This is a predicted structure of a 522-nucleotide part of an RNA (small-subunit ribosomal RNA, 5' domain) from Mesonia oceanica. It matches the Rfam family "Bacterial small subunit ribosomal RNA". Gene Ontology terms of the family: structural constituent of ribosome and ribosome. Its mean pLDDT, the model's own confidence on a scale to 100, is 81.
Context: one part of a larger RNA
RNA sequence: GGAUGAACGCUAGCGGCAGGCCUAACACAUGCAAGUCGAACGGUAACAUUGGUGCUUGCACCAGAUGACGAGUGGCGCACGGGUGCGUAACGCGUAUGCAAUCUGCCUUGUACUGGAGUAUAGCCCAGGGAAACUUGGAUUAAUCCUCCAUAGUAUAUAGAAAUGGCAUCAUUUUUAUAUUAAAGGUUACGGUACAAGAUGAGCAUGCGUCCCAUUAGCUAGUAGGUAUGGUAACGGCAUACCUAGGCAACGAUGGGUAGGGGUCCUGAGAGGGAGAUCCCCCACACUGGUACUGAGACACGGACCAGACUCCUACGGGAGGCAGCAGUGAGGAAUAUUGGACAAUGGGGGCAACCCUGAUCCAGCCAUGCCGCGUGCAGGAAGACUGCCCUAUGGGUUGUAAACUGCUUUUAUAGGGGAAGAACCCCCUCCACGUGUGGAGGGCUGACGGUACCCUACGAAUAAGGAUCGGCUAACUCCGUGCCAGCAGCCGCGGUAAUACGGAGGAUCCAAGCGUUAUCC
Numbered sequence: 001g002g003a004u005g006a007a008c009g010c011u012a013g014c015g016g017c018a019g020g021c022c023u024a025a026c027a028c029a030u031g032c033a034a035g036u037c038g039a040a041c042g043g044u045a046a047c048a049u050u051g052g053u054g055c056u057u058g059c060a061c062c063a064g065a066u067g068a069c070g071a072g073u074g075g076c077g078c079a080c081g082g083g084u085g086c087g088u089a090a091c092g093c094g095u096a097u098g099c100a101a102u103c104u105g106c107c108u109u110g111u112a113c114u115g116g117a118g119u120a121u122a123g124c125c126c127a128g129g130g131a132a133a134c135u136u137g138g139a140u141u142a143a144u145c146c147u148c149c150a151u152a153g154u155a156u157a158u159a160g161a162a163a164u165g166g167c168a169u170c171a172u173u174u175u176u177a178u179a180u181u182a183a184a185g186g187u188u189a190c191g192g193u194a195c196a197a198g199a200u201g202a203g204c205a206u207g208c209g210u211c212c213c214a215u216u217a218g219c220u221a222g223u224a225g226g227u228a229u230g231g232u233a234a235c236g237g238c239a240u241a242c243c244u245a246g247g248c249a250a251c252g253a254u255g256g257g258u259a260g261g262g263g264u265c266c267u268g269a270g271a272g273g274g275a276g277a278u279c280c281c282c283c284a285c286a287c288u289g290g291u292a293c294u295g296a297g298a299c300a301c302g303g304a305c306c307a308g309a310c311u312c313c314u315a316c317g318g319g320a321g322g323c324a325g326c327a328g329u330g331a332g333g334a335a336u337a338u339u340g341g342a343c344a345a346u347g348g349g350g351g352c353a354a355c356c357c358u359g360a361u362c363c364a365g366c367c368a369u370g371c372c373g374c375g376u377g378c379a380g381g382a383a384g385a386c387u388g389c390c391c392u393a394u395g396g397g398u399u400g401u402a403a404a405c406u407g408c409u410u411u412u413a414u415a416g417g418g419g420a421a422g423a424a425c426c427c428c429c430u431c432c433a434c435g436u437g438u439g440g441a442g443g444g445c446u447g448a449c450g451g452u453a454c455c456c457u458a459c460g461a462a463u464a465a466g467g468a469u470c471g472g473c474u475a476a477c478u479c480c481g482u483g484c485c486a487g488c489a490g491c492c493g494c495g496g497u498a499a500u501a502c503g504g505a506g507g508a509u510c511c512a513a514g515c516g517u518u519a520u521c522c
Stems, first nucleotide, its partner, number of pairs: 001522004006518005013374006019367002021332001026330003030327003035076003040073002043069002047067003050063006083285003092210008102202002107198008115149004125138005153181001155180011185190001211257003218248003223245008260282004264275004287308005310321004338364001340363003346360001347358004377408004388398001390397002414458005422449001427444008466511005471492003477506005487494002
């Protein structure tokens, strides 16, 4: 000199953009953060419409008939999105490859199919138990729930044959025989099943790179390899039995400490050095430890089970819970914000769609935390006023065009009007084309922000400047007070009676809605 997720002190007008618990992965009150589908199903608790009945003529009852829909079965989603950085020195990450050793829901393309039959079960109803959480029994019922039979394939297994190719184990294709294995329907078009390919995502493996300590020198028995078996989507000591005795290491094994990694960020001419907030990618975690289930995908943040610590309810028998989601509270700390709005846009889930959900996201609020921009007036104005301070040769100098005063302007603020873009998709209506179910054109509807941005009008200099420094480094000097005292100080150093260094004043300098100090990095 540059920089920061900064803090503290003094001060503080506005706008835009960005950022905002670095500490206790400490504990959490309350609300919200993941649902949706009636075009899968039995249905009808509530609401509305309609119809019917009774008459107390505006009330009551009935009807699933329609809209719609609580609870329930079923499907898809809940593995995403959001948070944090505990752990991890590792194929964790980065980079480059490989899988002839793999899987992949929804999506796209292609081919073929969607036949027959059956059994349950929730809900509803009935009877209980319990303070509650919740739960037991009986009867009964549906489906795109579950099961059986049939049929099919480029699927699997066994036994063969042929062709092509390669990268060792081999791979691909064609073909013969046998055996096994599918489906779901609903009704105006959405599904379902099988197979192949694509895309996407994931898994595994390998080369290279990846902090400190040698005052850690030896480490290792599933350990290194082989055979077989089991297991996995898949290879593999992944696991098991047996056999061999190996494997790693001063080019640093093992052990200890520290740490999420990268893109990037800061600095530097570069080489380097330091760091890993915000944003993006990957990884890991979800009170602590362990485990599996379901599923295309989890060993699952707002799922399940077990154990532990902690908190809460209790009728004492027993139950409930997990903010490192968004807000918010306590604690800790030098220190870090609203218990806000909207789904209008983008994206996601469900649905044919309308639509519903979405603390993702988009916005708004608070904070000078940073960067950028604007303003706090402009011009004239010498009787160079008064005051203050200092100097003086007593004439004057300085503050100082500064003020007053005169004229003008009105950004921002204030008041009053107007007022967006972001929004065209979806949906509805009309028309056109022809590949008749798709595409195109036109019109209508839709804005949280927000009466915001922006524009116009009115008024009037009106509403708006501080901080540090002035011995040298280093821009800027005098007076008074004090007298090695009080104090200053980044270094050198200053102060003991004339202190440009302390404190105050006048003046000056540098920055400026900021200025300084501290901490940290180059």